[in-house]
RNA sequence: AACCGCUAAGGGCAAACCUGCUGAAAGGCAGGGACGCAAAGCCAUGGAUCCGUAACAGGAUCGCCAGGCUGCCGGU
Numbered sequence: 001a002a003c004c005g006c007u008a009a010g011g012g013c014a015a016a017c018c019u020g021c022u023g024a025a026a027g028g029c030a031g032g033g034a035c036g037c038a039a040a041g042c043c044a045u046g047g048a049u050c051c052g053u054a055a056c057a058g059g060a061u062c063g064c065c066a067g068g069c070u071g072c073c074g075g076u
Base pairs, nucleotide, nucleotide: 002076003075004074005073012037013036017032018031019030020029021028022027035063041069042068043067045066046065047064048061049060050059051058
C1' cells in the first nucleotide's frame, strides 16, 4: 500500500418508537431508546426514492445503490 472482516479487545454510531423544538411538507436538531452498522465517518457527483409544482423551479434522504475523500482494530 492492496484486499478481507473468521477471532478478540478498546471503543464508536444509533432504526423503529416516545418527548420537546423546528420546517408548508418530505425532513432536520436535542434528549430518551436500540433494530442494526467495519466506514451507519464526510461529500448530493450519477442513479433511485420522497416532498413540492399545472409543469418547471426548489428541497430531503449518504441507515437505498454506485462513485469520490478520509479512518480504528485484527488478518493475509

The RNA shown here (c-di-GMP-I riboswitch aptamer) has 76 nucleotides and comes from Desulfovibrio sp. The sequence was found by an Rfam model in a public genome assembly. Its mean pLDDT, the model's own confidence on a scale to 100, is 88.